[in-house]
RNA sequence: UAGAACCAAGGGCAAAUCAACGGAAACGUUGAGACGCAAAGCCACGGGUCUACGGGCGGCGGUGGCCGCCUAUGAUCGCCGGGUUGCCACA
Numbered sequence: 001u002a003g004a005a006c007c008a009a010g011g012g013c014a015a016a017u018c019a020a021c022g023g024a025a026a027c028g029u030u031g032a033g034a035c036g037c038a039a040a041g042c043c044a045c046g047g048g049u050c051u052a053c054g055g056g057c058g059g060c061g062g063u064g065g066c067c068g069c070c071u072a073u074g075a076u077c078g079c080c081g082g083g084u085u086g087c088c089a090c091a
Base pairs, nucleotide, nucleotide: 001091003090012037013036017032018031019030020029021028022027035078041084042083043082045081046080047079048076049075050074054071055070056069057068058067059066060065
C1' cells in the first nucleotide's frame, strides 16, 4: 500500500436450543450455549426472503365479529450484491 485469506500467534464474533424482557408478528435485547465466520465490524442502498398491527378488496354473518387475498411504512447485513472502516501474519 494495490493484493490475498494458504501458514503462525494473540485475540474477536456467536447458529440451533433454553430462560427473562420488548413487540401484533417477523424479529430484537440480555444471560447461558457454540453450528459456524477473515469482515459473522458498520450502513436496509439494489435484489431476495419473512411478517401483516394498520390499510384495501372480497366472503360469511347480522352488528359482537370471523375468515380469505393483497399491501412495508416492520424485520433480516449469519441470503446475495453494493458502500464504508479495519487487527496480525504473508506477499

c-di-GMP-I riboswitch aptamer from Alicyclobacillus sp., 91 nucleotides, folded computationally. Of the family's consensus pairs, 95% are formed in the model. It was read from a public genome assembly, where an Rfam model found it. The coordinates come from a structure-prediction model, not an experiment, and the mean pLDDT is 82. Rfam family: c-di-GMP-I riboswitch aptamer. From the family's description: GEMM was predicted in a large-scale screen for bacterial structured RNA regulatory elements.